[in-house]
Context: one part of a larger RNA
RNA sequence: CCUGGCCAAGGGAAAUCGGCAAGUUAGUCCCGUAAGUUCGCGAGAAGGGAUCCCUAAAUCGGUCACAAGCCGAUUUAGGGCGCAGUGACUAGGGGGGCCUGACUGUUUAUUAAAAGCACAACUGGCCGCAAGAGGGCAACCUUUUGUACGGCCGGUGACGCCUGCCCAGCGCAGGUACCCGAAAGGCCGGUACAACGGCCAUAAGGGCCUGCUAGCGGCGGGGGUAAUUCCUGACCCUCAUAAACAAGCAUAAUACAUUGCCAUCUGAUUGGUGGCUUGUGAACGGCGUAACGAGGUCCCCACUGUCCCUGGCCAGGAGCCCGCGAAACUAUCGUCCUGGUGCAAAGACCAGGGACCCCCACUUGCUCGACAAGACCCCGAGAACUUUACUGCAGCCUGCUGUUGGGAUAUUUAGGUCGGGAGCAAAGCGUAGGCAGGAGGCGUUAUGCUUGGCGUUUCGGCGCCAAGAUAGCCGCCAAUGUAACACUGCCCUUCCGGCCUUAUAUCCCUAACCCGUGUGGGACAGCAGUAGGUGGGCAGUUUUGCUGGGGUGGCAAUCCCGCGAAAGGAUAACACGGGAGUCCAAAGGUCAGCUUAGGCGGUAUAGAAAUCCGCCUUCAAGUACAAGGGCAAAAGCUGGCCUGACUGCGCGCUACACAGCAAGGCGCGCAGAGGGGAAACCCGGGCCUAGCGAACAGAGAUGCGGUCUCUAUGACCCAUCUCUAUGACAGAAAAGCUACCUCGGGCGUAAGAGAGUCGUGGCCGGCGAAAGUUCACAUCGACCUGGCCGUUUGCUCCACAGAUUUUGGCUCUCCUCAUCCUGGCUGUGCAUAAGCAGCCAAGGGUACAGGUGCCCACUGGUCAAAGAGGAUCGUGAGCUGAGUUUAGGCCGCUGAGAAGCAGGCCGGUUCCUGAGUGGUGGGGGUGCUGUGCGCCUGAGCGGAAGGCUCGGCCAGUACGAAAGGAACGACGAGCCAGUGCCUCUGGUGAGCGGUCGUCCGACAGGGCGCGCCGCGUAGCCACGCACCAAGGGAUAAGAGCUGAAGGCAUCUAAGCUCGAAGCCCGCCGCAAAAAUAGGCGCACCAUGGGCCAGGGUAGAAGACCCUGUUGAUAGAACCGGGGUGUAAGCACCAAGGCGAAAGCCGAGGUGUUGAGCCCACGGUUACUAAUCGCC
Repeated sequence: CCUGGCCAAGGGAAAUCGGCAAGUUAGUCCCGUAAGUUCGCGAGAAGGGAUCCCUAAAUCGGUCACAAGCCGAUUUAGGGCGCAGUGACUAGGGGGGCCUGACUGUUUAUUAAAAGCACAACUGGCCGCAAGAGGGCAACCUUUUGUACGGCCGGUGACGCCUGCCCAGCGCAGGUACCCGAAAGGCCGGUACAACGGCCAUAAGGGCCUGCUAGCGGCGGGGGUAAUUCCUGACCCUCAUAAACAAGCAUAAUACAUUGCCAUCUGAUUGGUGGCUUGUGAACGGCGUAACGAGGUCCCCACUGUCCCUGGCCAGGAGCCCGCGAAACUAUCGUCCUGGUGCAAAGACCAGGGACCCCCACUUGCUCGACAAGACCCCGAGAACUUUACUGCAGCCUGCUGUUGGGAUAUUUAGGUCGGGAGCAAAGCGUAGGCAGGAGGCGUUAUGCUUGGCGUUUCGGCGCCAAGAUAGCCGCCAAUGUAACACUGCCCUUCCGGCCUUAUAUCCCUAACCCGUGUGGGACAGCAGUAGGUGGGCAGUUUUGCUGGGGUGGCAAUCCCGCGAAAGGAUAACACGGGAGUCCAAAGGUCAGCUUAGGCGGUAUAGAAAUCCGCCUUCAAGUACAAGGGCAAAAGCUGGCCUGACUGCGCGCUACACAGCAAGGCGCGCAGAGGGGAAACCCGGGCCUAGCGAACAGAGAUGCGGUCUCUAUGACCCAUCUCUAUGACAGAAAAGCUACCUCGGGCGUAAGAGAGUCGUGGCCGGCGAAAGUUCACAUCGACCUGGCCGUUUGCUCCACAGAUUUUGGCUCUCCUCAUCCUGGCUGUGCAUAAGCAGCCAAGGGUACAGGUGCCCACUGGUCAAAGAGGAUCGUGAGCUGAGUUUAGGCCGCUGAGAAGCAGGCCGGUUCCUGAGUGGUGGGGGUGCUGUGCGCCUGAGCGGAAGGCUCGGCCAGUACGAAAGGAACGACGAGCCAGUGCCUCUGGUGAGCGGUCGUCCGACAGGGCGCGCCGCGUAGCCACGCACCAAGGGAUAAGAGCUGAAGGCAUCUAAGCUCGAAGCCCGCCGCAAAAAUAGGCGCACCAUGGGCCAGGGUAGAAGACCCUGUUGAUAGAACCGGGGUGUAAGCACCAAGGCGAAAGCCGAGGUGUUGAGCCCACGGUUACUAAUCGCC
């Protein structure tokens, strides 16, 4: 020193993030017990009293016989002892608020026990059972030995009072005339065709409509206005919405500003509580709430070593001896300190200083200590998770086909067949479908008429059915007309009906098929195939780059101009200043003509500016658009004629300097065909430099290109050109989140400290406007301006990514001075006192408390003063861990979600045996020129050994009108620090005594629980006691003397005197290893030292000191002194009881007895042991 335990005067939470830890309380009986309340609780509330031993009596119980005896319990009465009677052990501290969750329960085995989860209760959804839900490829299984008072899936979370508005979005459900909507099917095209294409019709689904919010979710802004002023805004207006937060609550676990404001708690409160409050807000539940909680938080009482402020004791470690005996780590080494240098933080380099060798204990400043290829950050890769990322897959819904059969019905889909009806230009008696045959046909069921009914219609009529009556009617002919009617046959269009096939819908059947086997289901379902829809349930992947870190932002990602750019070319930055992603059929080609802007003068309306004339002016105008470079009989402006804004080909340049490279761009030339011009010539768009885009794919154009074909006007293919876009612009088809994270790398790159810099910050100047009544400079000092520092904040990204632990506090030390106090001075707008400002000065001091994690800041009462800073924002192998910054959870907000938030809140593992060096101590050697012993000196170190305050005197004096009110000096008291000590006080404490439980023991007396309690010597201690000068020397600022340079003046130049808590001494301590290694004395060829033994005034081991028979060194004995408090035995007494008596039981008391027991102290005594010896 650590671990565990004990005690502590006075104070009593002042400690600290926080009463953490510890302590207090404690059992049982009796008394007594508040608010609140869901009437159960709260409650062991709180608070108070009793508790042991002995004796006796009564009552009760057991045994038993209702006896006696024995055992046990209760009550009462009396007696007794102690500081203390649940005497040890056992054994709640309590109360009052608030937050939160109702409760008991449960959870991250191994950092989170919670406010999270669960829970009863409320509520929504699905489901009638071959269900719904879940698992499985399936068979099958679970829910289910169940059946809606049931099961499954969500949400809320007891209870009380309640739960508002919104269906626009998303979601779900229902509906749906119409629209979209696949395959199969049908139709059309495609050579009468497969492929293929188009159209038609259609399921689910979607559009559309409606409903649903205890579905996901959402629930505004502006302006004006008041009765006295101001304020506020009942009221009004307006925009706007799907709706415009109503109740309740509110600075909150939610509020940034914020430590909001007020009140209260305190001396003081970033805390707590109560209010205010455009903040929250209603089953993502809102607001309350008794009880409960190892939940969070505040206050009070009690209590305490948490603290002021530490001390003592015990045990085990540590230490020493004996035995056994690892590991981490280790480039090479190991002698450090300061300054410097250096990849910017050196034991190893440079300089200076220090420094003999070795060992032991302790400590942890350093070895950017060890440990772990940094978890933050970035980069590269991965993974978990999410979703309206991309692409898919299960699953589900739906259509069709197969398994798959028989029937019925339908005012039936399509086709076929049969029957029937209808068929109107005009003309014509008349409603003439077409063609052919044809001169007859029909007939009591005909025909016409009448009546009734039906169908159809071009509204004229036509057809059918029934009844009545009737015996003929129609055609041929004629007329009209393209066509001529009776009748028959074959047809066309359309309508109606029957039948057949088919389709659809509904129903029935049974034999496939199914089953839970029965009055079962049934061609459905299931299964298989195919098609559409839905589809984070699942899977695979993507989610760019640049970047003064990354993200956010931006585009510096493709181009153009100027500058940067350093007079060839080229040249970077998220440098600076600007542009492009077009436009124009003229704004193009050519030829010709013309001259602009501005100014001056003149000129009706007419003005500064309209048109006209003249002069000056080389370009200031204009150029489609940026800028630069160009341009005047033009490149500008105007007009004529045109389309060269051509086709094909080649070369060069550029893009991309000097390697390669695509698209794109520019220039020159050849050929062809043209335009303009008299011609020379010019023209392959635009005065030039920007105005752009690969492959694949699609579309279009062109081609005496190809194949098929007899041929081609056809089909297919090919080539060239054009269009459609990739702007991340040499061009993937592509969203998030990670604090649950992982891996590989990086100081190529952030956060932290360092380094550099110093804008910012801090400090000091110069100048001197203004203020200061006057007066710049007692004081203040604008504007402007010069520095210093490296404590702020930035910047840089230099070192550190095989890790240098991050805020604050605690602890402890050193340093700076720009000085807060104390000391010495100067000025003053200094009378005194108190100040203000400045100079010197770093010796010493510079505190406590409240809230907050805080630093800071604020606050309280003190003080001489409560200084500013540095030391890796000193200090985590020293502590703490409240904050921050892992994993859990809550709130607000953001997000569709996973998730996120320099927003808030609750919770949350701090490892290391010390090798070197440094430090604090203790030893062993060597050296120091003979050895040894003893005594010194003091170079050099260390210290603050002192610092400060107050009081009275001086003195109510000096001063002052008064009010007020000093100093020098000597004196006294105290505080803080330092050193030592233990007489006193206080703590601890061997010990002694009391007492509890238990065991041994007849008793006495002991053991165990350091049992507890009381007292307490020595020692060690503080809370106790003692001590802790003056003075001298040299100086600082400053004050002076003499005194020139400079006839004066001048503290200075020569010279001299003063002058501070500061410097050097004085004082205390260490110190001859002070390598210049010192001095003195004594002894010496025999001494000295050590070992050994007994010990302690010493002590971790060593060391030191004493003693060793010529001896009191230790023990023992005795004496003294002291602690405790009166031993045992014996005698007597004792409340009472039993007994006829003798006598017996009895807690305890008195005497013997200041007893017994004990001692670390002082002494006496050789009884025991220090014998003998060795080096």
RNAcentral holds the full RNA, with entries from ENA. A computed fold for a 1175-nucleotide part of an RNA from Infirmifilum sp., annotated as large-subunit ribosomal RNA, half B. The coordinates come from a structure-prediction model, not an experiment, and the mean pLDDT is 81. The source organism's lineage runs through Archaea, Thermoproteati, Thermoprotei, Thermofilales and Infirmifilum.